[in-house]
Context: one part of a larger RNA
Molecule: small-subunit ribosomal RNA, 5' domain
Organism: uncultured bacterium
RNA sequence: GAUGAAUGCUGGCGGCGUGCCUAAUACAUGCAAGUCGAGCGGUAAGACCCUUCGGGGUACACGAGCGGCGGACGGCUGAGGAACGCGUGGGAACGCACCCCAAAGUGAGGGAUAAGCACUCGAAAGAGUGUCUAAUACCGCAUAUGAUCUACGGAUUAAAGCUUCGGCGCUUUGGGAGCGGCCUGCGUCUGAUUAGAUAGUUGGUAGGGUAAUGGCCUAUCAAGUCAACGAUCAGUAGCUGGUUCGAGAGGAUGAACAGCCAGACUGGGACUGAGACACGGCCCAGACUCCUACGGGAGGCAGCAGUAGGGAAUCUUUCACAAUGGGCGAAAGCCUGAUGGAGCAACGCCGCGUGCAGGAUGAAGGUCUUCGGAUCGUAAACUGCUUUUAUUAGCGAAAAAUAUGAUUGUAACUAAUGAAUAAGGGUCGGCUAACUACGUGCCAGCAGCCGCGGUCAUACGUGGGACCCAAGCAUUAUUC
Repeated sequence: GAUGAAUGCUGGCGGCGUGCCUAAUACAUGCAAGUCGAGCGGUAAGACCCUUCGGGGUACACGAGCGGCGGACGGCUGAGGAACGCGUGGGAACGCACCCCAAAGUGAGGGAUAAGCACUCGAAAGAGUGUCUAAUACCGCAUAUGAUCUACGGAUUAAAGCUUCGGCGCUUUGGGAGCGGCCUGCGUCUGAUUAGAUAGUUGGUAGGGUAAUGGCCUAUCAAGUCAACGAUCAGUAGCUGGUUCGAGAGGAUGAACAGCCAGACUGGGACUGAGACACGGCCCAGACUCCUACGGGAGGCAGCAGUAGGGAAUCUUUCACAAUGGGCGAAAGCCUGAUGGAGCAACGCCGCGUGCAGGAUGAAGGUCUUCGGAUCGUAAACUGCUUUUAUUAGCGAAAAAUAUGAUUGUAACUAAUGAAUAAGGGUCGGCUAACUACGUGCCAGCAGCCGCGGUCAUACGUGGGACCCAAGCAUUAUUC
């Protein structure tokens, strides 16, 4: 000097930031991923009309269901990992939903099934049987610009409709954009009181597997491969842009913001899908918690708030989708604890204020005193002035395009009132700016180092005075 700080004393305001560094401990409650009726069969609720009171109809829409897209983004955390994980520079054997460009096509059919209805089982979660129905769900047929394979003869391979008639889609192929997977040179902590390590190990051949290369996997053949330029083992650790100290070299660090990686109660696994081996999906095992009719079930805050616990220590169970962005939708719109705001905390940085001018009987009072005086001290009182701030009232934006403002009657502006609402902390032996009196008597105590204190202590405690900072000031911790 710095800090995601803490502690002690103190505390007026504003702007902008920051706020579980510890237990990747356990979590009550609410919310955080839905959307589309312009894909489909339909009609649970609401509205209106009719009603024989059983029900029926209409439009707006829409619970549940089938189907599509999204849920792999966004948000959180840093446990693991010393690794092509990250950083940087290259590379070849790859993929891509949505988006853009271009070319070609979009024919004729079929059988089911959920929902529904009728039942059954179960405490529940849920499950089953029968029957009925639709589609942009599923299936085969036709066609084949093209694509794939090829022994060059050929073989295989698509499609879906909806519409307010504007259009939106669907299939195949080529290209683009951007994103991702893979390989590699170099760099990337400590320990030798860790010296040898390695059998899919190293390489070849053949095959499998993958979007793709490859011992990635398998069979077989060879015996290699790494290592004192530190292999292996052990410990520690997310990496980087950066941050901080320093003139630099360099040291330390990786909070917030941004990029990458990894994880989602612990371990394992795959399914779906363009993409996951998937935080708020599935299956199995385990620990824990909860419900139970004891037969069986349910759950996962390292999302936002919040609770307990741990700790020196870290916030509201807030408002809004108005803006920016995201998902779905033709759109209207819906959803969005992303985000935008507000709240709490002197936690940090910056700014402002706590008044200004005059005023000597140098008042009273305190302290010291050589008793003359000195000092607090123009300080106060008193006189005049101002109103930043404060309070009250008025007016009142921008952020929004044409409409829409959570913030918010906020910011700013105007007027009125009245010095009115606002100063402390540490130190004073030397280092180191600032000295005296009393009390104490190696006691009580101080202390960063040197050291003070045993009867005249500038070093302890108190008073007065002084010095340094100031809404802060000190101390502690860490680092340079």